The RNA shown here (transfer RNA) has 74 nucleotides and comes from a Candidatus Gastranaerophilales bacterium.
Model confidence (mean pLDDT): 82 of 100.
The organism belongs to Candidatus Gastranaerophilales, within Bacteria.
It matches the Rfam family "tRNA". By type it is a transfer RNA.
RNA sequence: CUCCCUGUAGCUCAGUUGGAUAGAGUGCAGGUCUCCGAAGCCUGAGGUCGCGGGUUCAAUUCCCGCCGGGGAGG
Numbered sequence: 001c002u003c004c005c006u007g008u009a010g011c012u013c014a015g016u017u018g019g020a021u022a023g024a025g026u027g028c029a030g031g032u033c034u035c036c037g038a039a040g041c042c043u044g045a046g047g048u049c050g051c052g053g054g055u056u057c058a059a060u061u062c063c064c065g066c067c068g069g070g071g072a073g074g
Stems, first nucleotide, its partner, number of pairs: 001073007010026004019057001028044005050066005
């Protein structure tokens, strides 16, 4: 330098032939339970879907550029 994969909650990840309020596990907070904890159960908070632009009635999803991470080639 070129090509490929990837970026979604604190962490690990799912998701979508473009449409409903964006999800799971774990973690965190509260409750329940207990003599107190742990475990279990219930509830809750937590997201610019990497950034910018484009297409569209509508973009997490499609297109372009940039940035970060991983890999291959030279």